[in-house]
RNA sequence: GCCUUCAUAGCUCAGUCGGUUAGAGCGUCGGUCUAAUAAGCCGAAGGUCGUAGGUUCGACCCCUACUGGAGGCA
Numbered sequence: 001g002c003c004u005u006c007a008u009a010g011c012u013c014a015g016u017c018g019g020u021u022a023g024a025g026c027g028u029c030g031g032u033c034u035a036a037u038a039a040g041c042c043g044a045a046g047g048u049c050g051u052a053g054g055u056u057c058g059a060c061c062c063c064u065a066c067u068g069g070a071g072g073c074a
Base pairs, nucleotide, nucleotide: 001073002072003071004070005069006068007067010026011025012024013023019057028044029043030042031041032040050066051065052064053063054062
C1' cells in the first nucleotide's frame, strides 16, 4: 500500500434478501416476598444502530468516504 471482515442498550449478542413499534439475556433502579439478605415474581429506565454523505416513497439493512478493532497478501 491492497484485500476481507466486524462496529446495534453499561456488558454479551439477535435483528432472514429494505416496509412502518429496534429486541433478548445479564446488569441497574423500583415494587412484591422475608425478621433481614439472597433467590423467585412483577414493572421501569437506558439506543441520534461508529461518523458523514448518497440511492429510495421508505435504510440497522443497499452504495461511497472516513474512524477504530481483527485477519490476510506484498
Annotation: A computed fold for a 74-nucleotide RNA from Panagrolaimus superbus, annotated as transfer RNA. Its mean pLDDT, the model's own confidence on a scale to 100, is 81. Lineage of the source: Eukaryota > Metazoa > Rhabditida > Panagrolaimomorpha > Panagrolaimus. Rfam family: tRNA. Gene Ontology term of the family: triplet codon-amino acid adaptor activity.